This is a predicted structure of a 1517-nucleotide RNA (small-subunit ribosomal RNA) from an uncultured prokaryote.
RNAcentral holds the sequence, with entries from ENA.
Model confidence (mean pLDDT): 83 of 100.
């Protein structure tokens, strides 16, 4: 510090997710030791049991027992008394403490807390210092004794007694009160005058020197009283800070203030009476929800955000609610009273209790410990002290809950052992890892030793010093002796033995370090996000290996971070979410120049405070660390004080440039009202006139013979204002358009004068605000929701047509919204220009118009810098700044619900949540697509010729059938395809039979081989054959070990046309012989990408030329290659024959001119001429030429696409079979047949059929072959057999054509299917199932519906010939030649393709995407008659305990008394306040609910097709 995830890719916006740190944690797996910490976050739920606050005899009275011992008595059981136990225990009076310490966080949004102040408005026990005092009396009461009631708890009566308990009296100070004086700015402050008033208690030790002697007295210490002061602690008040909700906007009657009084330690409506009517609040009152606050802790670079457990400070609480008492202090956790709930005891009459103290129990919960030891230390209470008490505390126990430390060994060791895993079978890896060898000894175990933590204790001694008469005694300071350890025989140390007892967890697709095998097969499962899994899963499960951390490791939860994703630091708003529809203006915020003052902000310095702990730094102590100690720094804050005066603020004065006013001009659909004009539409009347009009893509509804439409004249009514008219004008926006008049707002320009900052923005508020809509009343020509009809359509509640009502218009009043848009808030300033246009002003020319120059104000376009994600904006900013307002924070849910406000209603404004997704979005890019555009090409259409689709047959396919009908191929690009040839074989299929190292390959082990036996050949038996059994014949080399070879057996293995073409290679098809596809460098762009390759021409062509930020290059095109067309040359046999000879014949001689053959060359290049064209490329025409613009044909197939085809050509990974899915064999099947389709053949006839005659090819093939000639057969063919391994011989007849004849339009002399009979050939074999021949038979068919195919010249059409395969079997396939056309105006349309451009919500790319209803399942949620709660307001009733007031009577020790009584006290009734409780009512909030509303989610449901392309009616508000 970033990363993953939206896309085909890119940039941006934006959310989600991850890596980090942390935790009082929990869960899973695992677990050796120690140190230091830490441990009910939930039920402030209920609690058994024990303990947690007592102490003092030096305040006081009283005072046991058990036991021991002695004496006496004894019925020997024991009893009585004394001493001791012991002035002890227990209890009581009294004092101090119990308000501390410990727990918890329910309540509390508050002066509760924090921070800083105030107290002249206060108190403070114990402690310290100072001053003064401590005199003299009195009356009671507990314990105790006697006794009563009660189950108990407990209560009472009578009698006695003490005090540091209680009560009078004396004395006393500004101690207090009243009235003054004085200081102070001033008071309730300080000082003080006069008068009134208020105290006390003794205990212990020592000493008798003085007085006195029965007490007494003196003295020391402690205690007590009064006052002053300090310290500590506390109370109260104030400034500032302190959560969320405005879908809480108004709250308040003791309320706000005053006066008087009461009350308190003290101010105060704290309380009461009276008076006034105030007080708080958008700077958020009131209400609601949540919450103890802080130091700090976690995180973060910081600013911040979250938290407030442990430790520390403060607050609050103590079963719930209320109340006071005592006290220095409480309205009191382990006190009291009352009420309530709960628990327990009970003799039913009454009582007892409060763990949010420490342990512990139940319960709740994912979850949190021992009913431990000790007061040794520290601290606290009491005490003079010893000492007692102390679950505070110190320790120990439990828990890996956290942090820190240590160990589980170290060295050496390669045959790289065994074993595991994997493998391309070679190896690799676990791995120096192990074993082995050599060592060490931490922890744990054993044995032994063994701390620190402990001191100012008491007591005693000594020294100094104080009091004192004192060498008693005692206080203070110092010093010596001096007891005491829970932890714990712990830490630590030494020794002993022994590598022995001590490693796991998660992860390994990317993010993110770490990879293979097996299993599984969208199953099981994983998953933080993206996403894995459908037969080769590094993502599931296991294994091996690896990576990370380590006594832990992971998971879950939560917080911060990353997140600049709430943005102060540090974001945005044209199109991504986001500018209010527009203005006026209140509060608020901000604000021009100069001068002077002040000092609130600001800045600088000082002072105080900012507790300790913590963080940070330094040093130190535990072996280190964690942890702990000491010192320092910091604590950005607050307060106070001194100063500065630039800036902000403020006060005063002044200025003119911001703003405004006056004056003179100007433009304008600015607004309101009134008047008025013509054109058009419709309607009415009349005329002319006749059959249609109207409407549409085409029609129909509709109108019209009752006279329409058309046309002429007249009239009526309403609405809107052609031309001018313009990115022209005006207005804040909405908006404004005939003309005239009246009233009226704003704006601009010009020149002077005046005012003197009067300004900008603007939350609320107020006003305006298109269309539609609403109310009332008018008006209504045209248009036109709804509605009706006609069409269209599968449907058509639409688009189109004919009608048509609200409405549109006017007046008044509502509504208040729009894609109210420049999707751009308002104002001001600054920052290159160019060019239009509107309205003013100035200048130039003698003047005017025009023109030009210039200047203000508007309104457009282009464009630099700059900005922007890009698009774009660009002086009219989206640039650079300032001021103010509004708004945004992922998509959906949701322009929603609820609540509130407004509205007559419709509805508007404000505005959530649950739930759900990992995206949604913007701009641009490349493609693809469009019922977008432009250009171009192709037998693409058109123009033609011939076909297919109808018939019969052949063949292939589907389907069906079958034991099997083997398999593959499926739009073009499967279907006469693989198959260049299924009777057996082929053959993969079926049935039946057979054998199992095998039909075939290689290797190993064992045994045998000249008497048997084996191989090969022959023969026999059996069998359908394969096979099995038998007979006969017969081995080689040799170094004599053996080897070859063969057989048997056995082991490795063979074999598979079994699966996967979606694991593959290779090969092939297709777009397409279409003209495209790319690269390097450069340039442009943030980038994907672009440029080049686009543009203007041209071409068959990305062919070439020109231009151009491109310049070049590659694969394609073309050319190079082959065939063919012309010529030359070379060579003439098997070819040829002009001339010569010869023959039936190029037959032979001869010849090689010609033809031909097959080698080598030439030839054609837009080369030449003319025209067009950009001085180009090129095109058009022409000449010459055998051939002319690629001469014709072939071979040749760019980058890629289709998971195209093929595992059955071959090769090959993986999987599967192994007496079978392999191998052999007989037979059958692939040839089936209701039917459907494709491709061919033959026809339907006269351009023909038949018969007869007569010509002319090319290219091929031939020895298991082609086979002449001759003979036989009607023929297929048979017999014989010359020649030929081929320019020699043969196949071989070419056919159509041509000549002659016949047939004469018919199911025929067309057509030949089918069937019967007879044959031929091949072959082991033609039954299933071959071809051919002859005779006979003579079907359909008379030119083919919708639709559809081929072809542009030697082509189509037509005619025959050959070849491969092959024993035999083509109508198929591959070739060859013969005869030989028609047509192309042209590119509108169909199909396919290329290029440019445009739109896009598509990218699996339109066979795309995608919307809504309905149906089903699930989820959350709104409404809802009701119903059940929580909390709360108001009004009443009620009134415990307590306190206060007053009262009455009873009653009563201290004091007073005139002895009657009084003061005071206690008790009771009553009054007031008041908790619980009760009644009634209101609003708030939550749960639940028949039914109901929409919403969300859910591989393959229904209906349509709304949107995205002109989405097929442009879309949207």
């Nucleotide at each position: 510090a970033g990363a993953g995830u939206u896309u085909g890719a890119u940039c941006c916006u934006g959310g989600c997710u991850c890596a980090g740190a942390a935790c009082g944690a929990a869960c899973g797996c695992u677990g050796a030791c120690g140190g230091c910490g830490u441990g009910c976050u939930u039920a402030a739920c209920a609690c058994a049991u024990g303990c947690a606050a007592g102490u003092c005899g030096c305040a006081c009275g009283a005072g046991a027992a058990c036991g021991u011992u002695c004496a006496c008595c004894u019925u020997c059981g024991g009893g009585u008394g004394g001493a001791u136990u012991a002035g002890u225990a227990a209890a009581g009076u009294g004092g101090c403490g119990c308000a501390c310490g410990g727990g918890u966080g329910a309540g509390u949004a508050a002066c509760g807390c924090g921070u800083g102040g105030a107290u002249a408005a206060u108190c403070u026990g114990c402690c310290u210092u100072c001053a003064a005092g401590u005199c003299g009396g009195g009356a009671a009461u507990a314990a105790c004794a006697u006794u009563g009631c009660g189950a108990a708890a407990g209560c009472g009566a009578u009698g006695a007694u003490a005090a540091u308990a209680c009560c009078g009296g004396a004395u006393a100070a500004g101690c207090u009160c009243a009235c003054g004086a004085u200081u102070u700015g001033a008071u309730u402050a300080g000082u003080u005058g006069u008068g009134g008033g208020a105290a006390a208690a003794g205990a212990u030790g020592g000493c008798c020197u003085c007085u006195g002697u029965a007490u007494a007295g003196c003295u020391a210490u402690c205690g007590c009283u009064u006052g002053a002061a300090g310290a500590u602690g506390a109370g109260u008040c104030c400034g500032c800070g302190u959560a969320c909700c405005a879908u809480u906007a108004g709250c308040u009657u003791g309320u706000u203030g005053g006066u008087a009084g009461g009350g308190u330690a003290a101010u105060g409506g704290c309380c009461u009476a009276c008076c006034a009517a105030g007080g708080c609040u958008u700077c958020g009152a009131u209400g609601g929800u949540u919450a103890g606050c802080u130091g700090g802790c976690c995180u973060g670079a910081g600013a911040g955000g979250g938290c407030g457990g442990c430790c520390a400070g403060c607050c609050a609480c103590a079963c719930u609610g209320g109340a006071a008492c005592u006290g220095a202090g409480a309205c009191a956790c382990g006190g009291u009273c009352c009420a309530g709930a709960c628990u327990c005891c009970u003799a039913c009459g009454g009582g007892a209790g409060g763990c949010a103290g420490c342990a512990g129990u139940g319960g709740g919960g994912a979850a949190u410990a021992u009913u431990g030891c000790g007061c040794a230390a520290u601290g606290g209470g009491g005490g003079a002290a010893a000492c007692c008490c102390u679950g505070a505390c110190g320790c120990a126990g439990c828990g890996a809950c956290g942090c820190c430390g240590u160990g589980u060994g170290a060295g050496u060791g390669a045959u790289g052992a065994a074993g595991g895993u994997u493998u391309u079978c070679g190896g690799a890896u676990c791995g120096u890892a192990a074993a082995g060898c050599u060592c060490u000894g931490u922890c744990g175990g054993g044995u032994g030793g063994g701390a620190a933590g402990a001191a100012u204790a008491a007591a005693g001694g000594c020294u100094g010093u104080g009091u004192a008469a004192a060498u008693a005694a005692u206080g203070c300071a110092g010093u010596c002796u001096g007891a005491u350890g829970a932890c714990g025989g712990u830490a630590c140390c030494a020794c002993c033995a022994a590598a022995g007892g001590a490693a796991g967890c998660a992860c390994c697709g990317g993010c993110u370090a770490a990879c293979u095998c097996c299993g599984u097969g969208c199953c099981a499962g994983c998953a933080g996000c993206c996403g894995c899994g459908g037969u080769a899963a590094u993502a599931c499960g296991g294994a091996g290996g690896g990576u990370g951390c380590a006594a832990g490791c992971g998971u879950u939860g939560u917080u911060c971070g990353g997140a600049a994703u709430u943005a102060u630091u540090g974001g945005g708003c044209g199109u991504a979410a986001a500018g209010g529809g527009c203005g006026u203006g209140u509060a608020g915020g901000c604000g021009g120049g100069u001068a002077u003052g002040c000092a609130g902000g600001u800045c600088a310095g000082g002072u105080g405070u900012g507790a300790a702990a913590g963080c940070c730094c330094u040093c130190g102590g535990c072996u280190c660390a964690a942890c702990c100690g000491a010192g320092g720094a910091a604590g950005u804050g607050c307060a106070u004080u001194u100063g500065a005066a630039a800036c902000c603020g403020u006060a005063u004065a002044u200025c003119u440039u911001g703003a405004g006013u006056a004056c003179g001009a100007g433009a304008g659909a600015g607004g309101c009202a009134g008047a008025u004009g013509g054109a058009a539409u419709u309607c009415c009347c009349a005329g002319u006139g006749u059959a249609g009009a109207g409407g549409u893509g085409a029609a129909a509804u509709u109108c019209a013979u009752a006279g329409a439409u058309a046309u002429u004249g007249g009239g009526a009514a309403g609405a809107a204002c052609a031309c001018c008219g313009g990115u022209g004008g005006c207005g804040a926006a909405a908006g404004c358009g005939g003309u005239c008049u009246g009233c009226u707002g704003g704006c601009u320009c010009g020149a002077u004068a005046c005012u003197g900052a009067c300004g900008c923005u603007g939350a609320g508020a107020c006003g305006c605000g298109a269309a539609a809509g609403c109310g009332u009343g008018g008006g209504g020509a045209g248009c036109a929701a709804a509605c009706a009809g006609g069409a269209u359509u599968a449907g058509a509640u639409a688009c189109c047509c004919u009608g048509g009502u609200a409405g549109u218009c006017c007046a008044c009043g509502c509504c208040g919204u729009a894609a109210a848009c420049g999707a751009u808030g308002u104002g001001c300033a600054c920052u290159a220009g160019g060019u239009g246009u509107u309205g003013g002003g100035g200048g130039u020319a003698a003047u005017u118009a025009a023109a030009c120059c210039u200047u203000c104000a508007g309104u457009g376009c282009c464009g630099c810098a700059g900005c922007u994600a890009a698009c774009g904006c660009a002086u009219u900013a989206a640039g650079u700044g300032c001021a103010c307002c509004g708004c945004c924070u992922g998509g959906g849910g949701a322009u929603u619900a609820c609540g509130g406000u407004c509205g007559c209603a419709a509805g508007a404004c404000u505005a959530a949540a649950a739930c759900u997704c990992a995206a949604a979005c913007g701009a641009a890019u490349u493609g693809a697509c469009g019922g977008g555009u432009g250009c171009c090409c192709g037998c693409a259409c058109a123009a033609g010729c011939g076909g297919u689709g109808g018939a019969g047959c052949a063949u292939g396919u589907g389907g069906u059938u079958u034991a099997a009908u083997u398999c593959g191929a499926c739009g073009c690009a499967a279907c006469g395809c693989g198959a260049a040839g299924a009777a057996c074989c082929u053959u993969a299929c079926c049935u039946a039979g057979g054998g199992u190292u095998g039909a075939c390959a290689u290797g190993g082990g064992c045994g045998a081989g000249a008497c048997g036996g084996c191989c090969c050949g022959c023969c026999g038996g059996u069998g359908a054959a394969a096979g099995c059994c038998g007979g006969u014949u017969u081995c080689c080399c040799g170094u004599c070990g053996g080897g070859g070879c063969u057989c048997g057996u056995u082991c490795a293995c063979a074999g598979g046309u079994g699966c996967u073409g979606c694991a593959u290679g290779g090969c092939u098809g297709u777009c397409g012989u279409c003209a495209g596809c790319u690269c390097g460098u450069g340039u442009c762009g943030u980038g994907a990408g672009a440029u080049g390759u686009u543009g203007g021409g041209u071409u068959a062509a990305g062919u070439c030329c020109c231009g151009c930020a491109a310049c070049g290059a590659g694969c394609g095109c073309a050319a190079c290659c082959c065939c063919u067309g012309c010529c030359a040359u070379u060579a003439g046999u098997u070819g040829c024959c002009a001339g010569c000879a010869u023959u039936a014949a190029g037959u032979u001689g001869g010849g090689c001119a010609c033809u031909c053959u097959a080698g080598u060359g030439g030839g054609a290049c837009u080369g030449c001429c003319g025209g067009u064209g950009u001085c180009a490329a090129a095109c058009c025409g022409g000449a010459g030429g055998a051939a002319g613009g690629u001469g014709g044909g072939g071979a040749u197939g760019a980058c890629g696409u289709c998971a195209a085809g093929u595992c059955c050509u071959c090769a090959u990974g993986g999987c599967c079979c192994u007496u079978a899915u392999g191998c052999c064999u007989g037979g059958g099947g692939c040839u089936a047949c209701a039917c459907a389709c494709g491709u061919a053949c033959u026809a339907c006839a006269a351009u023909g059929g038949c018969g007869a005659g007569u010509a002319c090819a090319a290219a091929g093939g031939g020895c298991u072959g082609c086979g002449a000639g001759c003979c036989c057969g009607c023929g297929a063919g048979g017999g014989u057999g010359a020649g030929c391994c081929a320019a020699u011989c043969c196949c071989a007849a070419a056919a159509a054509a041509c000549u002659c004849g016949u047939c004469u339009c018919a199911g025929u002399u067309c057509g030949g299917a089918u069937u019967g009979g007879a044959g031929u050939c091949u072959g082991c074999a033609a039954c299933u199932c071959g071809a051919c021949u002859c005779c006979a038979u003579g079907a359909a068919g008379u030119c083919g519906g919708a639709a559809u195919c081929g072809c542009u010249a030697g082509u189509a059409a037509u005619c025959g010939c050959g070849g491969a395969u092959c024993a035999g079997c083509a109508u198929g396939c591959c070739g060859c030649g013969g005869u030989g056309a028609a047509u192309a105006c042209g590119u509108u349309c169909c199909c396919g393709g290329g290029c440019c451009u445009u739109g896009u919500a598509c990218a699996c790319a339109c066979c795309g995407c995608c919307c809504g209803u309905c149906a089903c399942a699930c989820c959350a949620u709104g409404g809802a008659a009701g119903u059940c709660g929580c909390g709360u307001g108001c009004u009443c009733c009620a009134g415990a305990a307590g306190c206060a007031a007053g009262u009455u009577g009873c009653u009563u020790a201290a004091c007073c008394u005139u002895c009657g009584g009084g003061a005071g006290g206690c008790a009771g009734g009553c009054u007031g306040c008041c908790a619980a409780g009760g009644a009634a009512u209101g609003g708030c909030u939550g749960g639940u609910a028949a039914c109901u509303g929409g919403g969300g989610u859910g591989a393959a449901g229904u209906c349509g097709u709304a949107a995205c392309a002109a989405g097929g009616u442009a879309a949207c508000c």